Background:
The RNA shown here (Bacterial RNase P class A) has 372 nucleotides and comes from a marine sediment metagenome. It matches the Rfam family "Bacterial RNase P class A". Rfam describes the family as follows. Ribonuclease P (RNase P) is a ubiquitous endoribonuclease, found in archaea, bacteria and eukarya as well as chloroplasts and mitochondria. The RNAcentral record of the sequence draws on MGnify. The coordinates come from a structure-prediction model, not an experiment, and the mean pLDDT is 76.
[in-house]
RNA sequence: GGCGCGGUGGUCGCGGUGGCAUCCGCAAGGACGCCAUCGAGGAAAGUCCGAGCUCCACAGGGUAGACUGCCAGGUAACGCCUGGGCGCCGCGAGGCGACGGAUAGGGCCACAGAGAACAGACCGCCACGCACUUCGGUGCGCGGUAAGGGUGAAACGGUGGGGUAAGAGCCCACCGCGCCGCUGGUAACAGCGGUGGCACGGCAACCCCCAGUCGGAGCAAGGCCAAAUAGGCGGCGAGGUGCGACCCGCACCGAAAGCACCGGCAACGGUGAGCCGCGGGUAGGCCGCACGAGGUGGACGGCGACGUUCAUCCCAGACAGAUGACCAUCCGCCCGUUCUGCGGGCGAACAGAACUCGGCUUACGGCCUCAC
Numbered sequence: 001g002g003c004g005c006g007g008u009g010g011u012c013g014c015g016g017u018g019g020c021a022u023c024c025g026c027a028a029g030g031a032c033g034c035c036a037u038c039g040a041g042g043a044a045a046g047u048c049c050g051a052g053c054u055c056c057a058c059a060g061g062g063u064a065g066a067c068u069g070c071c072a073g074g075u076a077a078c079g080c081c082u083g084g085g086c087g088c089c090g091c092g093a094g095g096c097g098a099c100g101g102a103u104a105g106g107g108c109c110a111c112a113g114a115g116a117a118c119a120g121a122c123c124g125c126c127a128c129g130c131a132c133u134u135c136g137g138u139g140c141g142c143g144g145u146a147a148g149g150g151u152g153a154a155a156c157g158g159u160g161g162g163g164u165a166a167g168a169g170c171c172c173a174c175c176g177c178g179c180c181g182c183u184g185g186u187a188a189c190a191g192c193g194g195u196g197g198c199a200c201g202g203c204a205a206c207c208c209c210c211a212g213u214c215g216g217a218g219c220a221a222g223g224c225c226a227a228a229u230a231g232g233c234g235g236c237g238a239g240g241u242g243c244g245a246c247c248c249g250c251a252c253c254g255a256a257a258g259c260a261c262c263g264g265c266a267a268c269g270g271u272g273a274g275c276c277g278c279g280g281g282u283a284g285g286c287c288g289c290a291c292g293a294g295g296u297g298g299a300c301g302g303c304g305a306c307g308u309u310c311a312u313c314c315c316a317g318a319c320a321g322a323u324g325a326c327c328a329u330c331c332g333c334c335c336g337u338u339c340u341g342c343g344g345g346c347g348a349a350c351a352g353a354a355c356u357c358g359g360c361u362u363a364c365g366g367c368c369u370c371a372c
Stems, first nucleotide, its partner, number of pairs: 001368003006330007014039007022031003041350001045361002048359005053218004065214005070084005085099001086097004100209002105207002107203003122149002124145003128141005157175006176198001177196008222287004232278005239253006259272005294313008331347007
């Protein structure tokens, strides 16, 4: 890095798709039979990032909040991947890195230690004064000193030389550091030269500063069809036409018109039952939903991630949720044996789709392969 579990054929069971036939339902649709065909994973997992898709919201600006953080490239996009730089680790092949800013400001630095940031005399070293002295020094006092010891994760540049009473970037050389310039590189950065004067400890996975990104909810999204019952709106209820003779009666048209009550002398108006229609919506059904940033192979471009192009393939789609069992044969392993052919056993771990992709992470018995 790959496989991830035995291969092939058959029978039965379950789920899907297509065809044919039958049946059921008011409808949307569904059931069953036959034939053909397909039917779990590398992680289907965690739901941690990034997207597609859907609905909702949305003048513009600011603030708060969250996330990301070396450079370049890849990608639909990413916090992913590739290549490079730098740092650390490793003898090495190689591995790892939240890797912007510590002179914008604030804050913190446990324990130990004398002292933890413009520090610090505990031991030590040295000068001076006094006392003692076996004349080597010793003790006390007062100062100097950051070279040495000691503490610590970290002690205010490192090594060497000069210098000094002893010391000290006090001075010098090299290294380190800051600034400037040149060269190489797309860049991160690296190399070289000059210069400065040791001035600048660490932590931003503390607040903060800088730069960049960011609406919300999620397939139970969302859409379509659509009973029964209840409720809503509208119409009829008192309609139109014809005939008989106006009232009235009869017939026809029409989705329906046949009744009761109230007011009124009446014409007529109003209310209700009833009937008809419409719309929302529930049960139920369907879509979303399986052809996709798709798989495999080749060629070309690229160090690579990846891209372009050609050929070829169709590869689960449930809604209480299918993916299992058996037989034959072959293969691998183990055991037995009358011994080279028979008999028996096993073929495992992690785990199981539920809108779909790209990643990351985690779990995993075993096998294979390549490089160092």